[in-house]
RNA sequence: AUAUGUGCUACAGGGAGCUGGGGCAAGCCCGGCUGAGAGGGUGACCGGAUUCGUCACCGACCUGCAAACCUGAUCCGGGUAAUGCCGGCGGAGGGAUAGUGAGUUGUUUUGCU
Repeated sequence: AUAUGUGCUACAGGGAGCUGGGGCAAGCCCGGCUGAGAGGGUGACCGGAUUCGUCACCGACCUGCAAACCUGAUCCGGGUAAUGCCGGCGGAGGGAUAGUGAGUUGUUUUGCU
């Protein structure tokens, strides 16, 4: 000097599924499963129906070279009340980084004895 790991800061990326009951009308209430997280807050739009919605910002959480997450995938096997539940696919393809602190180890270069 550099590589790996790690702390901090800033920035960036990302997902929010399955299901029982109640209410029987607005987008609500109480639970169950997996999970770090299962849409917490605000606003806008849509809406008079059965798909009890969509979007944006903020928040929580996860992640930044890959086991976040997405695609293949209306995939395959197992299991479940059910599911993106578990495994396979998978060393697959895509996927968001800079700065700085302390220390260890390895490697390389230079100087001195």
Molecule: TPP riboswitch aptamer (THI element)
Organism: Chloroflexota bacterium